[in-house]
C1' cells in the first nucleotide's frame, strides 16, 4: 500500500426503500411482613460522519473517521 467486514439508546442486538423496534441495565408504580423473583408503565435514538441518488434512505451509492480481519 490495497482487499474485505463493521459503526443503531448506557449495553447486547434486530430492522424487505414508507411510523426506529427487542432484551438487559435504569426510573416510577403495584404486589409482600420485608427482600429478591414477578407484573405494569415512563424516559432514554439527529441511526459514526460528510455528501450523492430517490416523492421518500438506517437500508442504495462514493468520501472520511474509528475498529477488526485478509494479503504482501
Nucleotide at each position: 500500500a490495497c482487499c474485505c467486514u463493521u459503526u443503531c439508546g448506557a449495553c447486547u442486538c434486530a430492522g424487505u426503500a414508507g411510523u426506529a423496534g427487542a432484551g438487559u441495565a435504569a426510573c416510577g408504580c403495584c404486589a409482600u411482613g420485608g427482600u429478591a423473583a414477578g407484573g405494569c408503565g415512563u424516559a432514554a435514538g439527529u441511526c459514526a460522519u460528510c455528501g450523492g441518488u430517490u416523492c421518500a434512505a438506517g437500508u442504495c451509492c462514493g468520501g472520511u473517521a474509528a475498529a477488526g480481519g485478509g494479503c504482501u
A computed fold for a 72-nucleotide RNA from Picea pungens, annotated as transfer RNA. Rfam family: tRNA. Gene Ontology term of the family: triplet codon-amino acid adaptor activity. The RNAcentral record of the sequence draws on ENA. Model confidence (mean pLDDT): 83 of 100.